The part of an RNA shown here (small-subunit ribosomal RNA, central domain) has 350 nucleotides and comes from an uncultured bacterium. Model confidence (mean pLDDT): 88 of 100. Rfam family: Bacterial small subunit ribosomal RNA.
Context: one part of a larger RNA
RNA sequence: UUGGGCGUAAAGGGUCCGCAGGGGGCCGGCUAAGUCUGAUGUGAAAUACCAAGGCUCAACCUUGGAACUGCAUUGGAAACUGGUUGGCUAGAGCAUCGGAGAGGAGAUUGGAAUUCCUGGUGUAGCGGUGGAAUGCGUAGAUAUCAGGAGGAACACCAAAGGCGAAGGCAGAUCUCUGGACGAUUGCUGACCCUCAGGGACGAAAGCAUGGGGAUCAAACAGGAUUAGAUACCCUGGUAGUCCAUGCUGUAAACGUUGUGAACUUGACGUGGGAGGAUUUAACCCCUUCCGUGUCGUAGCUAACGCGAUAAGUUCACCGCCUGGGGACUACGGCCGCAAGGCUAAAACUC
Numbered sequence: 001u002u003g004g005g006c007g008u009a010a011a012g013g014g015u016c017c018g019c020a021g022g023g024g025g026c027c028g029g030c031u032a033a034g035u036c037u038g039a040u041g042u043g044a045a046a047u048a049c050c051a052a053g054g055c056u057c058a059a060c061c062u063u064g065g066a067a068c069u070g071c072a073u074u075g076g077a078a079a080c081u082g083g084u085u086g087g088c089u090a091g092a093g094c095a096u097c098g099g100a101g102a103g104g105a106g107a108u109u110g111g112a113a114u115u116c117c118u119g120g121u122g123u124a125g126c127g128g129u130g131g132a133a134u135g136c137g138u139a140g141a142u143a144u145c146a147g148g149a150g151g152a153a154c155a156c157c158a159a160a161g162g163c164g165a166a167g168g169c170a171g172a173u174c175u176c177u178g179g180a181c182g183a184u185u186g187c188u189g190a191c192c193c194u195c196a197g198g199g200a201c202g203a204a205a206g207c208a209u210g211g212g213g214a215u216c217a218a219a220c221a222g223g224a225u226u227a228g229a230u231a232c233c234c235u236g237g238u239a240g241u242c243c244a245u246g247c248u249g250u251a252a253a254c255g256u257u258g259u260g261a262a263c264u265u266g267a268c269g270u271g272g273g274a275g276g277a278u279u280u281a282a283c284c285c286c287u288u289c290c291g292u293g294u295c296g297u298a299g300c301u302a303a304c305g306c307g308a309u310a311a312g313u314u315c316a317c318c319g320c321c322u323g324g325g326g327a328c329u330a331c332g333g334c335c336g337c338a339a340g341g342c343u344a345a346a347a348c349u350c
Stems, first nucleotide, its partner, number of pairs: 004321003007304002012318001014201004021194003025088007033081002035077008049065006091191001092188003095184004103177007110154001115149007125136002162169002206247006216240001220236004258317006266295011299306002323350003332343004
């Protein structure tokens, strides 16, 4: 339990696709299911309501009326909703042309750096810290030069920049491939929006099998610090970090702001396109479309703040909230190899 809410107080599903469902542009014709209207039948009596009457009044009782807001049948109306039919192009999609982009997948390839190995030079230290020590080093380290191996990540460019539904995406080249945007208004003709259930995707960590293993580094060991130090600091170091395939399905998955559509003063940046004006010019300037930011008008807001990328003004649909703890829990169910995930109480207590 509603005429309330969901950026930060409880509350937007991690994201998208999408069946059912809900909602749906402009102009006609027909229909008459919803809707409106008339008639008829029925809607028992009593009760309740109104009027009158009877017990001296009242309660009570009697009579009459209205009502019974409903249902059925039938006649009519046609604005709106629905159905059906015809048409339209402003929504949506397609086509042609064009440029932008770390969008995705696979393959190939480059340089710097770290580590290790071999060789040369070279000698007593190196490393590390607040200071040290553990550690490495006369079996020649650190430093330096040359060569080699291997793995991972891509400095500068680089930006409040770009792309993607979200997660996310960055050396270079090639192949395959998705989406968005602009211009032309040629084509289709409402084909649309949202979406319970469902499906797909989904960082990191984790799991399974096989590979790989340079760096870093949970666990672990040692050295310090300390009253202690199962930490912070240091020296090492295994899973892991990387690849392939499969699973897991969660995050402060955040803009803590669901998706779509319409409307509502402005200013200044920036990315992509088109047109104009001008020109040596791809610059600057003006107009316009799409994106991304900052500041602000009205308005909104508890305030902070938001402010055409709205948290303003509205519509459609979905999700969610209802005091704190117990409890992102128990039980049950479903899923998972497991870890666990999803759904989700109560007692009790304040």